Background
Predicted 3D model of a 475-nucleotide part of an RNA (small-subunit ribosomal RNA, 3' major domain) from an uncultured soil bacterium. Its Rfam family is "Bacterial small subunit ribosomal RNA". For this family Rfam cites "Crystal structure of the ribosome at 5.5 A resolution" (Yusupov et al., Science, 2001). The coordinates come from a structure-prediction model, not an experiment, and the mean pLDDT is 84.

Context: one part of a larger RNA
């Protein structure tokens, strides 16, 4: 000077408390450990690993295993020698890679010559041989760059000059207030400044102006109606502006500011996002990528087929579905937003109980399609039961994608109908359009979400307070 204290003071945070809903018990999904295995590729391990890298493992991916091949190589450049073949088509062997046979067999320019044409030189293309080299998801994240997590969106971290101190250092940054904030005021041997805070950026909430097609439909006209034509008022769209600043009032105060009020769509940071200081954890990543060193070089490179990453006495994490009547089932009926679409989205209509199939209109999209939102509301039924709850598991039959669904896909129908009656110790999230609950869309993607990322619908309870638990700031 820091750090630490079961030292003190003070302040804050879903930290506790007050509430709501979960996890921990069940089944399944998924990740991890362990075990097993020829292989179950690798990494990540308190918080800060475990629905994580992976925004999607049937082949491919793929890095792993087994087997079969290959050695200038699957890929790049250069040199030397050499050839005009290789490729393609096709036969045979094979699991394929590949091997082998048949067939087919380049091109440009110049020069010379016995000008159909041949030879030589140089180049392009392609092959072969040899040499340099390629290649490595091999090792080291404790050699590194870059990127990332975390403390933490916490309010801190520093510098110049001056002053003090022998010096390390201190001061400034402390005091008294105040703030979400080292925010601001005040005092002051300090005066200033930088990185952070805030603001600037984007979305959202209100208004105006401009612009009206593919959007809108108040009014008018035509039309039986559907609709069409005027129209841009409204909704909406998207560009430019306005608007909120403690600006005004009251009270307190030296001020900063605080409490209340008015007006206002919005009130004191309006709500949300992006944005992450100096640094910490030799934190994570050599398997995104890059890279030093080191190792392999007829193999730790590379090609191919099949298998594995999907195993299963068990343990843990994260989820989904439930255990029911605030419910299940059946019928009727209402209201969204974000998105996506040409290798695509696909309507009407027809077939099928259904998954789906046929069909093809329209759409490179405010035009067409995806596309019925669901919870909700109305009515009927079930009547407390392991049930008309719950849907695992298993049998049978199908649909779709794709060379190919055995290992190992999703979905549909019939049958089957397991555990489960609200969950011990313990533990997690959340303060408002939030929790809870309901569905929809998208990325990845041939196919394959209970995951992820977004979107809207319905829509609470509670906060006395800071003694305690945890984490953090200042003295």
């Nucleotide at each position: 000077u820091g750090a630490c204290g079961g030292g003190g003071g003070u302040c804050c945070g879903c930290a506790c408390a007050a509430g709501c809903g979960g996890u921990g018990g069940a089944a399944c999904a998924u990740g991890u450990g362990g075990u097993u295995u020829a292989a179950u590729u690798c990494g990540a391990c308190a918080a800060u690993a475990c629905g994580c890298g992976a925004g999607g493992a049937a082949c491919c991916u793929u890095a792993c295993c087994u087997a079969g091949g290959u050695u200038u190589g699957a890929c790049a450049u250069g040199c030397a020698u050499u050839u005009g073949a290789c490729c393609g088509c096709u036969g045979u062997a094979g699991a394929a890679a590949u091997a082998u046979g048949g067939u087919u067999u380049u091109u440009c320019a110049a020069a010379u010559c016995u000008u159909u044409g041949a030879u030589u030189u140089g180049g392009a293309c392609a092959g072969a041989u040899g040499c340099a080299c390629a290649g490595g998801u091999g090792c080291u994240g404790c050699a590194u760059g870059g990127c990332u997590g975390u403390c933490g969106u916490c309010a801190g971290c520093u510098c110049g000059u001056g002053u003090c101190g022998u010096g390390a250092g201190a001061u400034g940054u402390u005091u008294g207030g105040u703030u979400g904030a080292g925010u601001c005021c005040u005092c002051u041997a300090a005066c200033g400044a930088g990185c952070g805070c805030a603001a600037c950026u984007c979305c959202u909430a209100c208004c105006a102006u401009c612009a009206g097609u593919u959007g809108c439909c108040a009014u008018u006209u035509c039309g039986u109606a559907a609709g069409a034509a005027a129209g841009c008022a409204c909704u909406c769209u998207g560009a430019u502006g306005g608007g909120a600043c403690u600006g005004c009032c009251u009270a307190g105060g030296a001020a900063a500011c605080u409490a209340g009020g008015a007006g206002g769509a919005a009130g004191g940071u309006g709500g949300g996002a992006a944005c992450g200081a100096c640094g910490u954890c030799a934190a994570g990543u050599c398997a995104u990528c890059a890279u030093g060193g080191u190792c392999c070089u007829u193999a730790u490179g590379u090609c191919u087929a099949g298998g594995g990453c999907a195993a299963c006495a068990c343990a843990c994490g994260u989820g989904u579905u439930a255990c029911a009547a605030u419910g299940g089932u059946c019928g009727g009926u209402a209201c969204a937003a974000u998105g996506a679409g040409c290798u695509g989205c696909a309507a009407a209509c027809c077939u099928g109980u259904a998954a789906a199939g046929g069909g093809a209109a329209g759409c490179u999209a405010a035009u067409c399609u995806u596309a019925u939102a669901a919870a909700g509301c109305c009515g009927a039924u079930c009547u407390u039961a392991g049930u008309u709850c719950g849907g695992a598991u298993u049998g049978g039959g199908g649909u779709c994608u794709g060379c190919a669904a055995c290992u190992c896909g999703a979905c549909c129908c019939c049958a089957u109908g397991a555990a489960g009656u609200u969950g011990a110790a313990a533990u997690c999230g959340c303060u408002a359009g939030u929790a809870a609950u309901c569905g929809c869309a998208u990325a990845u993607c041939a196919g394959a979400a209970c995951g992820a990322u977004g979107c809207g619908g319905u829509g609470a309870a509670u906060a006395c307070g800071u003694u305690c638990u945890c984490g953090g700031g200042c003295c």